[in-house]
Context: one part of a larger RNA
RNA sequence: AGAUGACCGCUGGCGGCGUGCUUAACACAUGCAAGUCGAGCGAAGCACUUGCCAUUGACUCUUCGGAAGAUUUGGCAUUUGACUGAGCGGCGGACGGGUGAGUAACGCGUGGGUAACCUGCCUCAUACAGGGGAAUAACAGUUAGAAAUGGCUGCUAAUGCCGCAUAAGCGCACAGGACCGCGUGGUCUGGUGUGAAAAACUGAGGUGGUAUGAGAUGGGCCCGCGUCUGAUUAGGUAGUUUGGCGGGGUAACGGCCCACCAAGCCGACGAUCAGUAGCCGACCUGAGAGGGUGACCGGCCACAUUGGGACUGAGACACGGCCCAGACUCCUACGGGAGGCAGCAGUGGGGAAUAUUGCACAAUGGAGGAAACUCUGAUGCAGCGACGCCGCGUGAAGGAAGAAGUAUCUCGGUAUGUAAACUUCUAUCAGCAGGGAAGAAAAUGACGGUACCUGACUAAGAAGCCCCGGCUAACUACGUGCCAGCAGCCGCGGUAAUACGUAGGGGGCAAGCGUUAUCC
Numbered sequence: 001a002g003a004u005g006a007c008c009g010c011u012g013g014c015g016g017c018g019u020g021c022u023u024a025a026c027a028c029a030u031g032c033a034a035g036u037c038g039a040g041c042g043a044a045g046c047a048c049u050u051g052c053c054a055u056u057g058a059c060u061c062u063u064c065g066g067a068a069g070a071u072u073u074g075g076c077a078u079u080u081g082a083c084u085g086a087g088c089g090g091c092g093g094a095c096g097g098g099u100g101a102g103u104a105a106c107g108c109g110u111g112g113g114u115a116a117c118c119u120g121c122c123u124c125a126u127a128c129a130g131g132g133g134a135a136u137a138a139c140a141g142u143u144a145g146a147a148a149u150g151g152c153u154g155c156u157a158a159u160g161c162c163g164c165a166u167a168a169g170c171g172c173a174c175a176g177g178a179c180c181g182c183g184u185g186g187u188c189u190g191g192u193g194u195g196a197a198a199a200a201c202u203g204a205g206g207u208g209g210u211a212u213g214a215g216a217u218g219g220g221c222c223c224g225c226g227u228c229u230g231a232u233u234a235g236g237u238a239g240u241u242u243g244g245c246g247g248g249g250u251a252a253c254g255g256c257c258c259a260c261c262a263a264g265c266c267g268a269c270g271a272u273c274a275g276u277a278g279c280c281g282a283c284c285u286g287a288g289a290g291g292g293u294g295a296c297c298g299g300c301c302a303c304a305u306u307g308g309g310a311c312u313g314a315g316a317c318a319c320g321g322c323c324c325a326g327a328c329u330c331c332u333a334c335g336g337g338a339g340g341c342a343g344c345a346g347u348g349g350g351g352a353a354u355a356u357u358g359c360a361c362a363a364u365g366g367a368g369g370a371a372a373c374u375c376u377g378a379u380g381c382a383g384c385g386a387c388g389c390c391g392c393g394u395g396a397a398g399g400a401a402g403a404a405g406u407a408u409c410u411c412g413g414u415a416u417g418u419a420a421a422c423u424u425c426u427a428u429c430a431g432c433a434g435g436g437a438a439g440a441a442a443a444u445g446a447c448g449g450u451a452c453c454u455g456a457c458u459a460a461g462a463a464g465c466c467c468c469g470g471c472u473a474a475c476u477a478c479g480u481g482c483c484a485g486c487a488g489c490c491g492c493g494g495u496a497a498u499a500c501g502u503a504g505g506g507g508g509c510a511a512g513c514g515u516u517a518u519c520c
Base pairs, nucleotide, nucleotide: 002519003518004517006516008514009513010512013392014391015390016389017388018387019385020384021350026348027347028346030345031344032343035091036090037089040088041087044084045083046081047080050077051076052075053074054073060067061066098303099302100301107227108226109225110224111223112222113221114220117219118218122215123214124213125212126211127210128209130164132162133161139154140153141152142151143150144149170195171194172193173192174191176189177188178187179186180185200207201206228275229274230273235266236265237264241263242262243261244260246258247257248256278300279299280298281297282293283292284291285290305326306325307324308323309322328339329338330337331336356382358381359380360379364378365376366375367374368373395425396424397423398422405416406415407414408413429461432455433454434453435452439447464509465508466507467506468505469490470489471488475504476503477502478501479500485492486491
């Protein structure tokens, strides 16, 4: 000199684009952040259509007995619905969002392997969908409890569940053949036995279902190389040790687990132990080599109050799911229950320090749905902060041998200084008025009456900070008198201080300037 997620001091006009808990992975009030489908299902409610029954009984007729019946109300059945909220069922809650505690590891990066594997939704292809059954929630009744939440009895539906039929080039078992490879082996072929399917809805256009094969996408596992410091850590390791045989388990290989057997395996090319740390693309610096960092954005990993566990599922050992244990907080009728912001806002606390309990689904994307649409603190925007970068302004031209004031002085002058005043202009920004987008494809715009354009108007509303001994651009006066103080280094100050304090003047940068911290 450059850089920063910066802090602090003084100062502060505008806009654009970015960016904002680096500390306590501390504790959290409140609201929202994951739902959706009635074109899977039964029941209920509401509203509506029509019919029947009962009720009411205006007007009319009357032989006064009654007839006929507008209208009112209720019940039952029925039709319809962009209707409502629970329940069964399906798909999605494994994505998206957050954080960096742990991890020195196949965690990450890079290059390979999988002849040891899986893959919902999507695409393509082939084939199929026949016929039955038993339940259960909702609901009703009853019952326990303060509540959370249940128990019992009875009823009912389905794209929920269970058999049966059928079934190939699918699975399993057995014995063959051909070809090939990289060791276990792989591919193809045909034989016998055996096993496994399905669901309907419709607004009649479609949308779904089952099996198999292929693709795409996404993952799992394995390997080579690379990946901080310490030897004042030298030995470590009996299933987190090394290997074999056999078995279990898994989608899959494997001490992953188990029984038995052998005694191996790693290590000065640094094992083990200890400390520190998420890794990378990148970012900062540097001519480069290198050094430092890992905020924002993107990829991977790990975690979700602490520890453990599995269930469901194509996928989790699951942030806003379940179970157990611990700590903490809350409710309680003391018997028992409820909770998890490292989601977005917000609060307390910690700290030198880091924002609004905002608007909208208009766009982009995601979930569900045939769709309309619903949901979406993802996202798009707005708010706050000179935190950073960039841009603009705070006026322009003329104007004296040069006003006043101030400073200095050898009292003549000199400096401030064309600076001001004054004259003539201009109007960027801000303010006022009018118009007014693109972003949206037919409709639909939070942003927003925003950006932008036009007009009128007034030099008005808009400059500070640090420094002036040398390094280092910039000097005089007064005060002080080794005091008060300054200071990055050298050093200054003890009566003429260009080094302290103030003033005038000057230099540098400028909506910033300077200090501090850290890196090169």
A computed fold for a 520-nucleotide part of an RNA from an uncultured bacterium, annotated as small-subunit ribosomal RNA, 5' domain. Its mean pLDDT, the model's own confidence on a scale to 100, is 83. The RNAcentral record of the full RNA draws on Greengenes. It matches the Rfam family "Bacterial small subunit ribosomal RNA". Rfam links the family to the GO terms structural constituent of ribosome and ribosome.